[in-house]
RNA sequence: CACUUAUCCAGAGAGGCAGAGGGACCGGCCCGAUGAAGCCUCAGCAACCACUCCGUAAGCGAAAAGCGGACAGAGCAGGUGCUAACUCCGACAGAAGAUUUUCUUCUGGAAGAUGAGUA
Repeated sequence: CACUUAUCCAGAGAGGCAGAGGGACCGGCCCGAUGAAGCCUCAGCAACCACUCCGUAAGCGAAAAGCGGACAGAGCAGGUGCUAACUCCGACAGAAGAUUUUCUUCUGGAAGAUGAGUA
């Protein structure tokens, strides 16, 4: 970097260095010298994976023994991730409504982010 898959209306910030940008892209609207990005330290949130415990389907088995262990639940916090605003909102398609050059709501999609897996 590509593909598959799950999740994205919850939650959680201080200090130091630094010094002008940042919120992916486009439009908007925000954040920012009362200090942006980035780096470091410490703290926190969550629970995807791992690990532990418990229950258990398929399957194996002659068997109601035993093996197995998709999946559900609880715990933990080792590997990631995250700690302004719903992924900040919209953008594309459809539906409904309104005070109808537009706006609002709902559904789906696209794109993105993160985890896990594959090549």

This is a predicted structure of a 119-nucleotide RNA (SAM riboswitch aptamer (S box leader)) from a Chloroflexota bacterium. It was read from a public genome assembly, where an Rfam model found it. The coordinates come from a structure-prediction model, not an experiment, and the mean pLDDT is 84.